[in-house]
Molecule: transfer RNA
Organism: Patescibacteria group bacterium
RNA sequence: GCCCCGUUAGCUCAGAUGGUAGAGCAGUCGCCUUUUAAGCGAACGGUCGCAGGUUCAAUUCCUGCACGGGGCA
Repeated sequence: GCCCCGUUAGCUCAGAUGGUAGAGCAGUCGCCUUUUAAGCGAACGGUCGCAGGUUCAAUUCCUGCACGGGGCA
């Protein structure tokens, strides 16, 4: 330098044919228990890496860039 993959909640990851995003764990609150743990329930938590483009509408499609991983030279 070129090619490929990834970037979504604090962490690990889903996400449809484009129609405004979910789970588990962690944390918080409650129930249960003599208490803790375990178990059960609830709420909270998101500029979907950044910037443009297409579109009525973009996490999703296109382009560039950034960061991480891998390959070739």